[in-house]
RNA sequence: AGAGUUUGAUCCUGGCUCAGAACGAACGCUGGCGGCAUGCCUAACACAUGCAAGUCGAACGAAGGCUUCGGCCUUAGUGGCGCACGGGUGCGUAACGCGUGGGAACCUGCCCCUCGGUUCGGAAUAACACAGAGAAAUUUGUGCUAAUACCGGAUGAUGACUUCGGUCCAAAGAUUUAUCGCCGAGGGAUGGGCCCGCGUAGGAUUAGCUUGUUGGUGGGGUAAUGGCCUACCAAGGCGACGAUCCUUAGCUGGUCUGAGAGGGUGAUCAGCCACACUGGGACUGAGACACGGCCCAGACUCCUACGGGAGGCAGCAGUGGGGAAUAUUGGACAAUGGGCGAAAGCCUGAUCCAGCAAUGCCGCGUGAGUGAUGAAGGCCUUAGGGUUGUAAAGCUCUUUUACCCGGGAUGAUAAUGACAGUACCGGGAGAAUAAGCUCCGGCUAACUCCGUGCCAGCAGCCGCGGUAAUACGGAGGGAGCUAGCGUUGUUCGGAAUUACUGGGCGUAAAGCGCACGUAGGCGGCUAUUCAAGUCGGGGGUGAAAGCCCGGGGCUCAACCCCGGAACUGCCCUCGAAACUAGAUAGCUAGAAUCUUGGAGAGGCGAGUGGAAUUCCGAGUGUAGCGGUGGAAUGCGCAGAUAUCUGGAGGAACACCAGUGGCGAAGGCGGCCUCCUGGACCAUUCCUGACACUCAGACGCGAAAGCUAGGGUAGCAAACGGGAUUAGAGACCCCGGUAGUCCUAGCCCUAAACGAUGUAGACUAGGCGUCGGUGGUUUAAUCACCAUCGGUGUCCAAGCUAACGCGAUAAGUCUACUGCCUGGGGACUACGGCCGCAAGGUUAAAACUCAAAGGAAUUGACGGGUCCCCGCACAAGCAGCGGAGCGUGUGGUUUAAUUCGUUGCUACACGAAGAACCUUACCUGGGUUUGACAUAGCAGUGGUAGGGAAGCGAAAGCGGACCGACCCUUCGGGGAGCUGUUACAGGUGUUGCAUGGCUGUCGUCAGCUCGUGCCGUGAGAUGUUCGGUUAAGUCCGCUAACGAGCGCAACCCGCGUUGUGUGUUACAAGUGUCACACAAUACCGCCGGUAUUAAGUCGGAGGAAGGUGCGGAUGACGUCAAGUCAGCAUGACCUUUAUAUCCAGGGCUACACACACGCUACAAUGGUCAGCACAAUAGGUUGCCAAGUCGUGAGACGGAGCCAAUCCUCCAAAGCUGGCCUCAGUUCAGAUUGUAGGCUGCAACCCGCCUGCAUGAAGUUGGAGUUGCUAGUAACCGCAGGUCAGCUAUACUGCGGUGAAUACGUUCCCGGGGAUUGUACACACCGCCCGUCAAGUCAUGGGAGCUGGCAACACCUGAAGCCGGUAUCCUAACCCGCAAGGGAGGGAGCUGUCGAAGGUGGGGUCGGUGACUGGGACUAAGUCGUAACAAGGUAACC
Repeated sequence: AGAGUUUGAUCCUGGCUCAGAACGAACGCUGGCGGCAUGCCUAACACAUGCAAGUCGAACGAAGGCUUCGGCCUUAGUGGCGCACGGGUGCGUAACGCGUGGGAACCUGCCCCUCGGUUCGGAAUAACACAGAGAAAUUUGUGCUAAUACCGGAUGAUGACUUCGGUCCAAAGAUUUAUCGCCGAGGGAUGGGCCCGCGUAGGAUUAGCUUGUUGGUGGGGUAAUGGCCUACCAAGGCGACGAUCCUUAGCUGGUCUGAGAGGGUGAUCAGCCACACUGGGACUGAGACACGGCCCAGACUCCUACGGGAGGCAGCAGUGGGGAAUAUUGGACAAUGGGCGAAAGCCUGAUCCAGCAAUGCCGCGUGAGUGAUGAAGGCCUUAGGGUUGUAAAGCUCUUUUACCCGGGAUGAUAAUGACAGUACCGGGAGAAUAAGCUCCGGCUAACUCCGUGCCAGCAGCCGCGGUAAUACGGAGGGAGCUAGCGUUGUUCGGAAUUACUGGGCGUAAAGCGCACGUAGGCGGCUAUUCAAGUCGGGGGUGAAAGCCCGGGGCUCAACCCCGGAACUGCCCUCGAAACUAGAUAGCUAGAAUCUUGGAGAGGCGAGUGGAAUUCCGAGUGUAGCGGUGGAAUGCGCAGAUAUCUGGAGGAACACCAGUGGCGAAGGCGGCCUCCUGGACCAUUCCUGACACUCAGACGCGAAAGCUAGGGUAGCAAACGGGAUUAGAGACCCCGGUAGUCCUAGCCCUAAACGAUGUAGACUAGGCGUCGGUGGUUUAAUCACCAUCGGUGUCCAAGCUAACGCGAUAAGUCUACUGCCUGGGGACUACGGCCGCAAGGUUAAAACUCAAAGGAAUUGACGGGUCCCCGCACAAGCAGCGGAGCGUGUGGUUUAAUUCGUUGCUACACGAAGAACCUUACCUGGGUUUGACAUAGCAGUGGUAGGGAAGCGAAAGCGGACCGACCCUUCGGGGAGCUGUUACAGGUGUUGCAUGGCUGUCGUCAGCUCGUGCCGUGAGAUGUUCGGUUAAGUCCGCUAACGAGCGCAACCCGCGUUGUGUGUUACAAGUGUCACACAAUACCGCCGGUAUUAAGUCGGAGGAAGGUGCGGAUGACGUCAAGUCAGCAUGACCUUUAUAUCCAGGGCUACACACACGCUACAAUGGUCAGCACAAUAGGUUGCCAAGUCGUGAGACGGAGCCAAUCCUCCAAAGCUGGCCUCAGUUCAGAUUGUAGGCUGCAACCCGCCUGCAUGAAGUUGGAGUUGCUAGUAACCGCAGGUCAGCUAUACUGCGGUGAAUACGUUCCCGGGGAUUGUACACACCGCCCGUCAAGUCAUGGGAGCUGGCAACACCUGAAGCCGGUAUCCUAACCCGCAAGGGAGGGAGCUGUCGAAGGUGGGGUCGGUGACUGGGACUAAGUCGUAACAAGGUAACC
């Protein structure tokens, strides 16, 4: 520091995801030791049990015990101090609660300092005793007693109050001789209370809140200020700088992350706050409204004798519960600290330790060295080897840890050690006690085999898995980390993806439809002043800990200690005065105004004009009109359309008219006129910053729509009809109502667009145009120059992802404002506001996807455009499609009808030839190392081989008999055979694992590369363009210049000539023919044309003329095209069978459909007779002559020929003559009968040929469709391959006869090039939308039902403080001899306030709900075809 993921590829935008660090964690697998930390994040849920706050006898009486009689000990009670600390938790709290910095009207026990005092009396009361009540808790009465408990008097410095005269207020002793106490006052220290500035969450779908409320005065209250409380007076106070309300939350030092700025967080440690079962209340006290105190109410739990009582772990342990989850009912007060005490000391779950937990951080170990035959085993393998791997074993060492034994601290001071016989040290034995986890497709370090077969599964994202998975599972190997490793969760980072640092808004998300303008923000020039902002110096504070730096201590580290720095902040003070703000005085360049002038569809009202449409009246006139792609509906003989004339009415204003004008935008168009807004030019007179922008507010705002009233010619949603169509709810046609128009009022939205906010400044130009002005000039505002304001276009710099923008910026800056933050859900729901309604505005979430998107590129495609070519069409000729037959295919059938091929590019194709064989299929019968190959081992040596009889359908079994070969060192060996082990075999699967070969586009003219140039890039250029060509053929131009594969040529054949040779050819020669080698043709020559280029047209010459004709030759690639059955081949499958042998059958089936052909339908013919002319090619298992026989197929026969020699071999159409005369025929030949021939082991299924007889359909073929441009089509025959024979009418060749037509490129098909659009890229056989149907999920509405929360009104009103009262009671003081009275106090009663509770109507937030709405998602459902191409009616708001 980045990476993956949108695309065929690219750049950008943009989201999602990953790599890092962290954690009070949890879960899975695993687990040796030690140190230091940490450990209920959930139920502030409920708690059994124990402990967590006591102490003082030197305050007091009393009781008990002991006594050496000196006294000592223990303690319930009175009294004092403490219990307000320490410890826990985070409920509440959005607050002066916290942080930080200030302030004045305060208090402060114990502690310190200072001054002064400590006197005289009095009355009670617990304990105790006695008597009661009660289950208990507890409590009553009577009586006795003490004090440092309580009360009064005196004194009263200082103090407090004061009317300045005065008034008021204290004490406690103990014990012994020294202290500790006590009281009054002042000061300090410490701690605390109060007030203020600033900072400290989210929501505006919370906008208004407030009555003690805001202020004042008097009074009360408090330690103290204050509406803190009260009475009266005033009507204020707070709020867009966010009040109020709702939700969430303890705050901070810090901590995690980050480069930082930030963001998250607030465990442990520290500071503050709040709370102590829930709510309320006060008492005591220096301090509390009090965690282990009190009272009341409530809920809950427990005890109960039912009458009443008791309780509060959010202290330490512990229990239940909740939860993914968090420890021992441990030890000690030894240390540190706290309470009490004079002290000893006691108490202390604070604390210090130990225990449990890999929860985290840190350290250590599980051994070290050597060791190659690279052992065995595993895994892989191309079978050679590689790897695990110096790894192991073996040998030589060491002993950290753990284990055993011994010594043994620091922490402690004179003493005292829980930890602990711990840390540490010494000794001993022995490699001994100690390794796992995750991952290995990319990101991301690490690869192979097997299994599985879109299954099982994986997955953080992209994505893997459908038979060769580096992605699943296992194994081997490897990578990473290591006592841990992974997963999950959360936070920050990466993310500049909320952008202060540090983003954007023309088209990606994003400029409000437009203006006006308030608050706010911001603001021209000069001078003076001030010092708020700003800057500098100094001071205070910013707790400690932490972080950072430097030292130090534990063996190191973690950890701890010391010092420094830092704490970016706040406050005080001194100073500076540039800039900003404030104040003052001026200025004129911004702004506004006066004057002059012209331009304009700017606005409003009134008036007016002509053309056209329609309608009405009249005339002329007759059969149609109208409309369309074509029609029909419609109108018309009741007289239309057409034409002429007169009239009515409404709406809109042709030409002018223009990227012309005006307006803020929406928008504005005949003419005239009233009123009226704005802009511009010129002048530079007046004011003197008055400016710019603008949240909210307010106004305007196309069309459609709404309300009321008018109006209605044309047009025209809805609607009706006619067409089209599979349908047509549309497009087209005929009608037609709202509406469109006017008046008044609403609505307030548009792709309201320049998809570009407003204002200002600056930054090269060229060319137009509108308005004005100045100058020059002219006949002339004609023209030119300059300038101001508008409106266009092209381009520079610059900007931009690109497209593009470019003085009218999207450039460079300034000010202000609005808006954006992935797609969908959603221009939606709910709530609010507005509206008559329609609806508008504001505006979410759940859920879901990994994209959605912008610009540009290359292709492909278009019912886009342009150019060009092709038997592509057209012009022709002959066909096919109809018939019969042949052949192939589909289908069907079958035991089997083997398999493959299936649009063009399968279908007389593989098959250049299925009776057996072939043959792969079926039935049946056999064989199992096999029909065939190689190797090892064992055996055999009359062996290999041949093979009679017999059985059998054959295969096979069988085996009489015959009987070899090679080498030899003569022993034997090879070959062979038998048996056996490895293995053979497979036309079994996969052509989507492959090689090779082939088809097709297409013999189309294309396909690329190097360097350069252009572009961020994909790419482009070259290869485009203008010509030309059959051609990317050539020429010209050209940021291209060259090159390659293709084209052409080189090759073969034919045509002409020459030369040579001539066997067997013809034949007797300067010849034909054959073979071989050469030559010839190149737009070379002439003329026209063309860019005097390429070329093209015409001509001459020539056998041939513009590629002379034909062939071979097939670029980069496409179709996962075809072939595993031609061959080869990976993998899989099979192995007494899917192998192999054999017999028979099948591939030849037959209702039917298609394809390729043959023969015909006849007279350009058929038939009979005669006559004529070829070229290929083949031949010894062969071709077969002459001759003879047969009607014939053929037979006999045997000459010749291994071929220019012989044979196949008579060519046929043709020509000449005869008959037939338009008829299903003297056409046609299917079918069938019969008799023969040939091949072959064998013609039944299932061959061919011949003779005779038979004589079917068929009279030129619907829609449609094929071939062919010259020696071609058409017609005619011949040969060959395969082959025993043949189904050949097929295929491959050969020659014979031998045409017609092409105006032309509009259209169909295919192809090439250019351009354009695109939402396609598996590329139009593409993509894709909506309803319906099915499933799942979340959500809105919903009659209601139900719960929470906070308020309000009224009722009731506990405890308690405060107030009242005089019913009852009352030791101290006063009066009084006393009785008694008084002061004061208490109880009771009562009043205000008051928690909880009750009733009521509303608010708000949840849960649930029949039914219902849309939404999202889900390989192969239904209907259509809306969008993307002109998407077939341009699309869209």
This is a predicted structure of a 1437-nucleotide RNA (small-subunit ribosomal RNA) from an uncultured bacterium. The RNAcentral record of the sequence draws on ENA.